[in-house]
RNA sequence: CGGAAUGUAGCGCAGCUUGGUAGCGCAACUGGUUUGGGACCAGUGGGUCGGGGGUUCGAAUCCCUCCAUUCCGACCA
Numbered sequence: 001c002g003g004a005a006u007g008u009a010g011c012g013c014a015g016c017u018u019g020g021u022a023g024c025g026c027a028a029c030u031g032g033u034u035u036g037g038g039a040c041c042a043g044u045g046g047g048u049c050g051g052g053g054g055u056u057c058g059a060a061u062c063c064c065u066c067c068a069u070u071c072c073g074a075c076c077a
Base pairs, nucleotide, nucleotide: 001073002072003071004070005069006068007067010026011025012024013023020057028044029043030042031041032040033039050066051065052064053063054062
C1' cells in the first nucleotide's frame, strides 16, 4: 500500500439479508430457601449499537466517509 472480516450492557454473543421503539447467557444487585458460605429459585438495574454525514415518516439494520482491531497479500530490508 491492496483485499477481507469484526466493532451492540462489565465479559462472550444474537439481531442486520427482508428498516418499525434493542435481546440472550454469564456477571452485578435485591429477596427467598440455608446457622453461614456455596448452590438453587424469583425478581431488578445496566447499552442508543465505534465516530461523523446521508436516505427515509422511521436506521443497530440501507448508502458515503473516517477510526480501531484482526487476518491474508504485496513492497522495503
A computed fold for a 77-nucleotide RNA from a Thiotrichales bacterium, annotated as transfer RNA. The source organism's lineage runs through Bacteria, Pseudomonadati, Pseudomonadota, Gammaproteobacteria and Thiotrichales. The sequence was found in a public genome assembly. The coordinates come from a structure-prediction model, not an experiment, and the mean pLDDT is 82.